[in-house]
């Protein structure tokens, strides 16, 4: 000079996952706000009787993460696809995700109540795809 990885701090992104006290000080644990999720009247849904048929593989929940088609014996793999992200917002073009994991036979919607989360993962160091409009904010 290039190119690669680590730490620290900044400063951003996805996510509800932030922020403030207090205890402990090797760990560990607590408490309030915010932001998020679950259960939980009425009313309103759903449900009801009867025949015949199939079936036992319930069934609900958080999340963008549903769903369909080909391949295949299966794992799986490819192609799409509701939905979702991509640095105030919106258009419009481009790229990128379309998973996990819970609860245990229960559970519509729901005021009062009432029980939980608040973790991960990544990116830059003037950069955060790009291009228009609008708009905040500094000077």
């Nucleotide at each position: 000079c290039c190119g690669g990885g680590g730490u620290c701090g900044c400063c951003g992104c996805c996510u509800a996952a932030u922020c403030g006290c207090c205890c402990g000080c090797u760990c560990c644990g607590g408490c309030g706000a915010g932001c998020c999720g679950g259960g939980g009247a009425a009313c309103c849904a759903c449900g009801u009787a009867u025949u015949a048929c199939u079936u036992c593989c319930g069934g609900g929940g958080u999340g963008a993460a549903u769903c369909c088609g080909c391949a295949c014996u299966a794992a799986u793999g490819c192609g799409g696809u509701a939905g979702g992200g991509a640095a105030c917002u919106u258009c419009c073009g481009u790229c990128c995700c379309g998973a996990a994991c819970c609860c245990g036979u229960c559970a519509g919607c729901u005021a009062a109540c009432u029980c939980g989360g608040u973790c991960g993962g990544c990116g830059g160091c003037c950069g955060a795809c790009g291009g228009a409009a609008g708009g905040a904010a500094c000077a």